[in-house]
RNA sequence: GGGCGGUUAGCUCAGUCGGUUAGAGCGGUAGACUUACAUUCUACAGGUCACAGGUUCGAGCCCUGUAUCGCCCACCA
Numbered sequence: 001g002g003g004c005g006g007u008u009a010g011c012u013c014a015g016u017c018g019g020u021u022a023g024a025g026c027g028g029u030a031g032a033c034u035u036a037c038a039u040u041c042u043a044c045a046g047g048u049c050a051c052a053g054g055u056u057c058g059a060g061c062c063c064u065g066u067a068u069c070g071c072c073c074a075c076c077a
C1' cells in the first nucleotide's frame, strides 16, 4: 500500500426483509427471603447504536468518508 471482518448498556453479545417502544445474559442499585451471608425471586437505573455526511416518508440496518481493533496478502529493511 491492497483486501476482508468488527465497533449496539460497565462487560460479553443478539437485533430477521429498512417500519411498532432498541434488547438478552452477566454485572450495578433497591426490596423480599435469612439471625446474618450466599442462593433464589421481584423491581429499577444504565444507550449520541464509533464519528460525520448522504439516500428515504422512515436508518442500529442501505451508500460515502473518517477513526479504531483484528486477520490475510504485498513491499521495504
Base pairs, nucleotide, nucleotide: 001073002072003071004070005069006068007067010026011025012024013023019057028044029043030042031041032040050066051065052064053063054062
A computed fold for a 77-nucleotide RNA from Candidatus Omnitrophica bacterium CG1_02_43_210, annotated as transfer RNA. The coordinates come from a structure-prediction model, not an experiment, and the mean pLDDT is 80. The sequence is in RNAcentral, with records from ENA. Its Rfam family is "tRNA". Rfam classes the family as a transfer RNA. Lineage of the source: Bacteria > Pseudomonadati > Candidatus Omnitrophota.